[in-house]
RNA sequence: CCAGAUGGCCGGAUGGCCGCUGCCGCUAGGGCCGAAAGGCCGCGGGAGAGGAAAGUCCGGGCUCCACGGAAACAGGGUGGCGGGUAACGCCCGCCGGGAGCGAUCCCAGGGAAAGUGCCACAGAAAGCAAACCGCCGAUGGGCUUCGGCCACAGGCAAGGGUGAAAGGGUGCGGCAAGAGCGCACCGCGCCCCUGGUAACAGGGGUGGCAGGGUAAACCCCACCUGGAGCAAAACCAAAUAGGGAAGGCAUACGGCCGGUUUCCGGGUCGCCUUCCGGGUAGGUUGCCAGAGCGGGCCGGCAACGGUCCGCCUAGAUGAAUGGCCAUCGCCUGACUUUGGUCAGCGCACAGAACCCGGCUUAGAGGCCAUCUGGUCCC
Numbered sequence: 001c002c003a004g005a006u007g008g009c010c011g012g013a014u015g016g017c018c019g020c021u022g023c024c025g026c027u028a029g030g031g032c033c034g035a036a037a038g039g040c041c042g043c044g045g046g047a048g049a050g051g052a053a054a055g056u057c058c059g060g061g062c063u064c065c066a067c068g069g070a071a072a073c074a075g076g077g078u079g080g081c082g083g084g085u086a087a088c089g090c091c092c093g094c095c096g097g098g099a100g101c102g103a104u105c106c107c108a109g110g111g112a113a114a115g116u117g118c119c120a121c122a123g124a125a126a127g128c129a130a131a132c133c134g135c136c137g138a139u140g141g142g143c144u145u146c147g148g149c150c151a152c153a154g155g156c157a158a159g160g161g162u163g164a165a166a167g168g169g170u171g172c173g174g175c176a177a178g179a180g181c182g183c184a185c186c187g188c189g190c191c192c193c194u195g196g197u198a199a200c201a202g203g204g205g206u207g208g209c210a211g212g213g214u215a216a217a218c219c220c221c222a223c224c225u226g227g228a229g230c231a232a233a234a235c236c237a238a239a240u241a242g243g244g245a246a247g248g249c250a251u252a253c254g255g256c257c258g259g260u261u262u263c264c265g266g267g268u269c270g271c272c273u274u275c276c277g278g279g280u281a282g283g284u285u286g287c288c289a290g291a292g293c294g295g296g297c298c299g300g301c302a303a304c305g306g307u308c309c310g311c312c313u314a315g316a317u318g319a320a321u322g323g324c325c326a327u328c329g330c331c332u333g334a335c336u337u338u339g340g341u342c343a344g345c346g347c348a349c350a351g352a353a354c355c356c357g358g359c360u361u362a363g364a365g366g367c368c369a370u371c372u373g374g375u376c377c378c
Base pairs, nucleotide, nucleotide: 001374002373003372004371005370006369007368008367009366010365012328013327014326015325016324017323018322020048021047023045024044025043026042030041031040032039033038050349054360055359057358058357059356060355061354062229063228064227065226067265068264069263070262071261072260073259075225076224077223078222079221080094081093082092083091084090095109096107097106098105099104110220111219115218116217117214118213119212132160133159134156135155136154141150142149143148168186169185170184171183172182173181187209188207189206190205191204192203193202194201195200233285234284235283236282243276244275245274246273247272248271249270254269255268256267257266292311293310294309295308296307297306298305299304329347330346331344332343333342334341335340
């Protein structure tokens, strides 16, 4: 200097003028709106959208439900090991497998010998085997120039072909030709030792062992799991019709009680389905000081935890933070005396609505740190 990998930060700044919303304090208990509950008006001070606010995919906090405890089943979810966390399908580290020269990155990562299903086409054959091209072929048979040749019975799956995959792989021996048939090494099963919390790794011994793949197919195994959700819910004011019909079950040794069943306990007095009709679209709370943020130190490989110091950073309800001007910054292009000048309808993705921890997706441009590969110079 070029290329790459990982982690992080900013994503416009300053000034002026006008404007918007909340909170806190003061103010008169005045004015306005309203049926009421309640709301608005003045002055001052402070504050005012995000890294994703998006998706609504997970996990919770919180609220409500007459259900609670134990067990089983169903439905749903997760899936190597260990740790973190309030928890998770998240994060960290490690193991195994794969990609890459590498830094690094990826993985729906338990089980195929419990069972079922599927493996198109090609191929002889894709689950209990099989022979398309082939190899061998003694005795017996035919031929013979007496070297041998041909075919049958029979033997083979080593060679070739097909395919993603063909009944372990490579080599040597053996055989009529072969075949784990025998041997060596690798692979696989079993046993033992060492290291590690473990997943697992290494080593030794033994057995010729011989049933492919697929579970993001059904399934089996291990673990987790009530429902609904801020349009939850609580209060105030006002209003109405404590409405009507049909069907089903049950009627106290009974029915109902947020998956079903059983046992124990509890609550309630009818329960379920469908249709018709009526009232309330008002106000306040919920609504923000938190599993909160920043920094130092300690522990830990890390995620993270502990401790000390400091900080307070929207709360709307048709939904607020905007408009104009100037200068600067960045980007793109042109010119250039390399100091700069000019132009641009340029400056991303995009806006809270109960809150938090994640994941996923979108995204102009700029900056920082560490690491890897290559080239050149000293």